This is a predicted structure of a 74-nucleotide RNA (transfer RNA) from a Candidatus Pacearchaeota archaeon. The organism belongs to Candidatus Pacearchaeota, within Archaea. Its mean pLDDT, the model's own confidence on a scale to 100, is 82. The RNAcentral record of the sequence draws on ENA. Its Rfam family is "tRNA". The family's RNA type in Rfam is transfer RNA. About the family: Transfer RNA (tRNA) molecules are approximately 80 nucleotides in length.
RNA sequence: GGCGUUGUAGCUUAGUGUCUUAAAGCGCGGCUCUCAUGAGGCCGAGAUCGGGAGUUAAAAUCUCCCCAACGUCA
Numbered sequence: 001g002g003c004g005u006u007g008u009a010g011c012u013u014a015g016u017g018u019c020u021u022a023a024a025g026c027g028c029g030g031c032u033c034u035c036a037u038g039a040g041g042c043c044g045a046g047a048u049c050g051g052g053a054g055u056u057a058a059a060a061u062c063u064c065c066c067c068a069a070c071g072u073c074a
Base pairs, nucleotide, nucleotide: 001073002072003071004070005069006068007067010026011025012024013023018057028044029043030042031041032040050066051065052064053063054062
């Protein structure tokens, strides 16, 4: 340098055009329970989806450019 895969909450993932409004687990905060801690139960905060542009009535999702990680070829 060519090709391919991946990038979504602090971490691990789901979601591949609209109704599904970005969801779940762990973690975090509060309450409850307990003599106390943990476990359990209830509630809550947290991502405008790697950055930008385009297509579309509508984009996390499709296209292009860039960035990063990994794989592969030279």